[in-house]
Context: one part of a larger RNA
Molecule: large-subunit ribosomal RNA, domain II
Organism: Haplomitrium hookeri
RNA sequence: GUCAGCGAGUAAAUGGAAACAGCGAGCUUAAGCCAUUAGGUGUAGGCGCAAUGAAGUCGAAUAUUCUAGUCGUUUCUAUUUGACCCGAAAAAAAUUGAGCUAUCCAUGAGCAGGUUGAAGGGGCCCUAAUCGGGCCUUGGAGGACCGAACCCACGCCUGUGGCAAAAGGCGGGGAUGACUUGUGGAUAGGGGUGAAAGGCCAAUCAGAAUUUUAUAUAGCUGGUACUCCGCGAAAUCUAUUGAGGUAGAGCGUAUCGAAGUAAAUGGCCUGAGGUAGAGCACUCAAUGGGCUAGGGUGGCCCAAAGCCUGACCAACCCCAAGGAAACUCCGAAUGCAGGCCAUUGAGUUUGUACAGACAGACUUUGGGCGCUAAGGUCCAAAGUCGAGAGGGAAACAGCCCGGAUCGUACGCUAAGGUCCUUAAGCAAUCACUUAGUGGAAAAGGAAGUUAUUGAGCGAUGACAACCAGGAGGUGGGCUUGGAAGCAGCCAUCCUUUGAAGAAAGCGUAAUAGCUCACUGGUCGAGCUCAAUUGCACCGAAAAUGUAUCGGGGCUCAAGUGAUUCACCGAAGCGACGAGACCUUGAAAGCAGCUCCACGCUUUUUCAAGUGUCGGUAGCGGAGCGUUCUGUAAAUCGUCGAAGGUUGCUGAUGACAACAACUGGAGAUAUCCGAAGUGAUUAUGCUGAC
Numbered sequence: 001g002u003c004a005g006c007g008a009g010u011a012a013a014u015g016g017a018a019a020c021a022g023c024g025a026g027c028u029u030a031a032g033c034c035a036u037u038a039g040g041u042g043u044a045g046g047c048g049c050a051a052u053g054a055a056g057u058c059g060a061a062u063a064u065u066c067u068a069g070u071c072g073u074u075u076c077u078a079u080u081u082g083a084c085c086c087g088a089a090a091a092a093a094a095u096u097g098a099g100c101u102a103u104c105c106a107u108g109a110g111c112a113g114g115u116u117g118a119a120g121g122g123g124c125c126c127u128a129a130u131c132g133g134g135c136c137u138u139g140g141a142g143g144a145c146c147g148a149a150c151c152c153a154c155g156c157c158u159g160u161g162g163c164a165a166a167a168g169g170c171g172g173g174g175a176u177g178a179c180u181u182g183u184g185g186a187u188a189g190g191g192g193u194g195a196a197a198g199g200c201c202a203a204u205c206a207g208a209a210u211u212u213u214a215u216a217u218a219g220c221u222g223g224u225a226c227u228c229c230g231c232g233a234a235a236u237c238u239a240u241u242g243a244g245g246u247a248g249a250g251c252g253u254a255u256c257g258a259a260g261u262a263a264a265u266g267g268c269c270u271g272a273g274g275u276a277g278a279g280c281a282c283u284c285a286a287u288g289g290g291c292u293a294g295g296g297u298g299g300c301c302c303a304a305a306g307c308c309u310g311a312c313c314a315a316c317c318c319c320a321a322g323g324a325a326a327c328u329c330c331g332a333a334u335g336c337a338g339g340c341c342a343u344u345g346a347g348u349u350u351g352u353a354c355a356g357a358c359a360g361a362c363u364u365u366g367g368g369c370g371c372u373a374a375g376g377u378c379c380a381a382a383g384u385c386g387a388g389a390g391g392g393a394a395a396c397a398g399c400c401c402g403g404a405u406c407g408u409a410c411g412c413u414a415a416g417g418u419c420c421u422u423a424a425g426c427a428a429u430c431a432c433u434u435a436g437u438g439g440a441a442a443a444g445g446a447a448g449u450u451a452u453u454g455a456g457c458g459a460u461g462a463c464a465a466c467c468a469g470g471a472g473g474u475g476g477g478c479u480u481g482g483a484a485g486c487a488g489c490c491a492u493c494c495u496u497u498g499a500a501g502a503a504a505g506c507g508u509a510a511u512a513g514c515u516c517a518c519u520g521g522u523c524g525a526g527c528u529c530a531a532u533u534g535c536a537c538c539g540a541a542a543a544u545g546u547a548u549c550g551g552g553g554c555u556c557a558a559g560u561g562a563u564u565c566a567c568c569g570a571a572g573c574g575a576c577g578a579g580a581c582c583u584u585g586a587a588a589g590c591a592g593c594u595c596c597a598c599g600c601u602u603u604u605u606c607a608a609g610u611g612u613c614g615g616u617a618g619c620g621g622a623g624c625g626u627u628c629u630g631u632a633a634a635u636c637g638u639c640g641a642a643g644g645u646u647g648c649u650g651a652u653g654a655c656a657a658c659a660a661c662u663g664g665a666g667a668u669a670u671c672c673g674a675a676g677u678g679a680u681u682a683u684g685c686u687g688a689c
Stems, first nucleotide, its partner, number of pairs: 001689006011081010022070002026047003032041003084223002087220001091213006102187009111177001113146003116142001120138007150174003154171005189205001191201003226623006236249005251356001252354004257350003263344009277330001278328002283324002287320004294313002298308003360385010390401003405578004410574003416568003419552003425565001427564006438554001444538002448535002451532007465522005471495003476490003501516001504515003579613003582609007591601003624678001626675003630671001634668003643662005649656002
């Protein structure tokens, strides 16, 4: 891992609610006793019939209004217990451990071989000397040296389900010592021991192991088993040693009663408001100008006072143009409230019982924070997802279309599409684009091209091109070494002309030289400028491989704009058939009420539709199956039970019936009842493979 078996809302007591049943202004017993699987008895007590007040207490005459409880059974739920199941690390108590290891005590044991040569002793020499020194010799010290046994464990490699839950190989350290070691003994768990690492105390140590408390507790993770039907959420507010928990409210389900017409949508009418916008009348900040106080500058020799005064600053006021979430002389749309009317197959509010939920996500719009950053974050309004399948967007929870009861080789459409992939138009008409733009991007740039508008020039000849001229006073004056149109400063005139600047550019040291403006000629028909606009162009660099149309491929498109007609296209809508629920109608039947006439409730059957039927958490309803009791002193069974395998049929489904083969002795309809009652999942448990 697979298969098989096992595996999780149970039990008791006490409350609440619903359904059913008994009795009913009453209902009911508990312990006990008798009997004993049945039951009887027992009236102490409990609840109800009376409230009110903090309590002591007090307490319904009349009138009015009005009065159902209680004891059980079942189901749901709460509380207390292990309380749906599995799961801690921990905590406490009592015991067992020092045959591992730490330290210590007692008593024993071990350390090949080689080297060095301390103190002390002896002799000789020096010496006055027995001080001291030197030499030779003897001696044999040392946490001395080298190196086996022995002890250790510094490096690397192998090993890593190993030879081994710490080893092997090659090297390494100590090896007469604070050495190593045998045997016996001592210290015990908040304790020991520790040359101290939180080390070690039996492969376990920041408090051993075992057993018990004990099913500790777990606001945490995981799991929680058959079917069908109806409805169907929330991810918000408030509070919280609160933030991934919980409680109350909001939102869901079921149910009965009551209320009134409520609710929803639409129309009309009536309201309140201060947002968007706008505005500057207030407040705040702020621009330019005018007018003019004040300040300031300067002057009147100086000080004071006073007078005069022009740069500059400038209040109030005036004119003009603006800004504002915490400005408003104004002021919508939507929304909100009320009234009336209409529509809708009836929902709304409240009570009761039972919940879930309180991590939300994205999109669009209005805003705050942020960088008008974020698949960011926080509000508000709406939508979708969540809990929503289907079609489209190549693929794609949150985008677009649209809400799946079931069946059908039926039809029509939505979004989106119609050359091929790929269902349907190489559809039609008029334009645009040449960039594969389409099929990623900005500031900025550009004789791309379309359309529109305006201004000007033009057969008295425009624009472009070519031919020719482009002069004189004069080398203007100044400056300067020079300055002659062209370094710079000043001025920028006059003349001849068809025209020609005291010169727009190149050039020279300065001249010269070449162009330009301007003019004539040749030519012969449109040209120039500006604005707006559609579509294109550049700007445009990334890492495996085209790779920013899904691909092929597409250019009077299969691109873009406008118009038009077809068609395709979904679980949408329709058609035909079926089911469930709901509503309405009809009929039947029995029981009850009321009462003899009809009506109501319940049950069954039929018909119709102006209806409904996506669904997580969750609530409600109806069922299937398993084991066992009763039914059952019955029924089936060796003329073959249960079980097994296979087939076939039926049912919305859980499932059921039947047949064949196998099997070889038990099984059980129906209707009730009781539960150890249903497993693909808990890194589930046990077994097999």